[in-house]
RNA sequence: GCGGAUGGCCGGAUGACCGCGUGUCCCGGAUCAUGUCCGGGACGCGAGGAAAGUCCGGACUCCAUGAAGAAAGGGCGCCGGGUAAUGCCCGGCCGGGGUAACCCGAGGGAAAGCGCCACAGAGAACAGACUACCUUCGCCUUAUCGGCGCGGGAAAAGGUGAAAAGGUGGGGUAAGAGCCCACCGGGGCACUGGCAACAGCGCCCGCAUGGCAAGCCCCGCCCGGAGCAAUGCCAAAUAGGGGUCCCGCGGCGCUUGCGCCACGGUUUCUUCAGCCCAGGGGCCCGGGUCGGCAGCUAGACCCCGCUGGUAACAGCGGGGGCAGAUGAAUGGUCAUCGAACCCCGGAUCUCGGUCCGGGGGGAACAGAAUCCGGCUUACAGGCCAUCCGCGCAU
RNA sequence: GGGCCGGUAGCUCAGCUGGUAGAGCAACUGACUUUUAAUCAGUAGGUCUCGGGUUCGAACCCCGACCGGCUCA
Numbered sequence: 001g002c003g004g005a006u007g008g009c010c011g012g013a014u015g016a017c018c019g020c021g022u023g024u025c026c027c028g029g030a031u032c033a034u035g036u037c038c039g040g041g042a043c044g045c046g047a048g049g050a051a052a053g054u055c056c057g058g059a060c061u062c063c064a065u066g067a068a069g070a071a072a073g074g075g076c077g078c079c080g081g082g083u084a085a086u087g088c089c090c091g092g093c094c095g096g097g098g099u100a101a102c103c104c105g106a107g108g109g110a111a112a113g114c115g116c117c118a119c120a121g122a123g124a125a126c127a128g129a130c131u132a133c134c135u136u137c138g139c140c141u142u143a144u145c146g147g148c149g150c151g152g153g154a155a156a157a158g159g160u161g162a163a164a165a166g167g168u169g170g171g172g173u174a175a176g177a178g179c180c181c182a183c184c185g186g187g188g189c190a191c192u193g194g195c196a197a198c199a200g201c202g203c204c205c206g207c208a209u210g211g212c213a214a215g216c217c218c219c220g221c222c223c224g225g226a227g228c229a230a231u232g233c234c235a236a237a238u239a240g241g242g243g244u245c246c247c248g249c250g251g252c253g254c255u256u257g258c259g260c261c262a263c264g265g266u267u268u269c270u271u272c273a274g275c276c277c278a279g280g281g282g283c284c285c286g287g288g289u290c291g292g293c294a295g296c297u298a299g300a301c302c303c304c305g306c307u308g309g310u311a312a313c314a315g316c317g318g319g320g321g322c323a324g325a326u327g328a329a330u331g332g333u334c335a336u337c338g339a340a341c342c343c344c345g346g347a348u349c350u351c352g353g354u355c356c357g358g359g360g361g362g363a364a365c366a367g368a369a370u371c372c373g374g375c376u377u378a379c380a381g382g383c384c385a386u387c388c389g390c391g392c393a394u
Numbered sequence: 395g396g397g398c399c400g401g402u403a404g405c406u407c408a409g410c411u412g413g414u415a416g417a418g419c420a421a422c423u424g425a426c427u428u429u430u431a432a433u434c435a436g437u438a439g440g441u442c443u444c445g446g447g448u449u450c451g452a453a454c455c456c457c458g459a460c461c462g463g464c465u466c467a
Stems, first nucleotide, its partner, number of pairs: 001390010012337007020046012048365001052376002055374005060227004073223005078092005093107001094105004108218002113216002115212003130158002133153003137149004166184006185207001186205004191200003231294004241285007250261005264276003301320008341360008395466007404419004413450001421437005443459005
C1' cells in the first nucleotide's frame, strides 16, 4: 500500500424567533371551598437504535383452582455457567467452511417400534446378478484356441442412482471375496486428563444392524388461561327496568292487568273488513352507555469508578432525576456550517483509483401508546479499537 | 394497541401421510352456422408471494420477511 475479519460508538450541528404536550411554582377570575375549572406568566423535560415485526421470556392485573400430581396439548434438546426468566447471552466440545484472522451448525435417540426411500436400476434393507469374470459336463471344431447350451462358483470391474451392505494397498485364488495382512474407518472394554460434553492412549473384535425423527415416535426438561381495548372507581342526556305518590279510566269476564265488545279515531266521501282505542305526570333507586379518573411510568432504570470472574454477569461506592399523549404533543421559519452524491480544472499512478482547488447539492431507516429483558427485520453515511493474509521498503 | 387466519394460471379454488401441479370460467385456434351465441375438438398460459434452511428431492415440513383479511371496548 492492497484485500479481508471481529467488536464498539455516532447517525446532521449551532443560534434566534414563533408554536405544541406535560410537570412544578406564581398571578388573576369563577365557586361555600387550602379543592376544582378557566386565562396568563416563569422554569424544567419532551422519540429510537431499532420506538417496527409481535417471534420468545417476564413484571403487573383479572379468571379458574383446597394442595400436589397425572393425562391431553404445545415447546425446548452437545456440555458447563449467567439471569427474574427465556428458544436469549457467555465459555467450551464436536462437525463443516476459509491460506488465516474468523465464521456457520434446530447439535439427544435410527441395535424400542411403525412408516417412507419416486424415477432409473439386476438389486433400495434380514438386497441383488444385466454386461463382464472363473469353471464341471455336453455339443461344434482334427486338435489347441475359440463359440454355444445346461449347471455351479464369486461379487472384484462396468453400468443405474442422492444412497449399492466398510475404504485404500498387498497377499491369496480357477476367478474372487475381511478369505488373510498393514493403514484408515467402525464397535466394545479398561486407564489417564477434564465438573462435563469430550479428548488421548492401550487391548480386543474381521466388521454384525444405510438415510430420514424441521415423518409418527422414544427419552429428558419446561408450560393453567387471558391480556392495559387487562382490571378497578366515578358517572350525563335519552330510552328501558324497579318502587312510591297524584290525576284519569264506557260495559262484561275473571287470573287485577289482561282479554273481548261498544263509543271514538284512522283513506278525498260513504259502507264493509283490517288496525288503534287508559294511560299521563312528579320523586327516588339500581344496572349499563357517552364521558372522566386510576392503572401510567422510579424501573430487574441510566452513567462513572473499584472489586471478583477468561467472559456473560455479580457485588460495593458515588452521581443523575429520566416523554406520558389519547381524533393522540415532540413542530415550523430564518441565518451560519455541513456528509453522501454530481460537474469542472490540476497533480500522481500499479490505469482501477487516490489527492488538491473551485462550483452545485442539502441527510438513511423510521416515529413512543402498560412496562422491562432478548431475538429478528429495515438503515445514506461516518468514526474508533483489535486482529489476519499478500506485496514493497528498511 | 392486543389476538387470529390466508397468499397456487387472467379470475374463483383443489392439491397438505413430501416424488416434480390440476379443475371450472376466461383467452387463442379449428369445426358447425349466412353470421354471432351456444356446442364440439384442440392449444397456450405457473419463479406455487419472496428469501433461507431440513431432505437425494419442498406448493407441502421449519424459520424470517412482504402483502391481504377477520376479530376484541
This is a predicted complex of two RNAs, RNase P RNA and transfer RNA, with 467 nucleotides together. It holds a member of the Rfam family "Bacterial RNase P class A". Its family is annotated with ribonuclease P activity, dimeric ribonuclease P complex and tRNA processing in the Gene Ontology.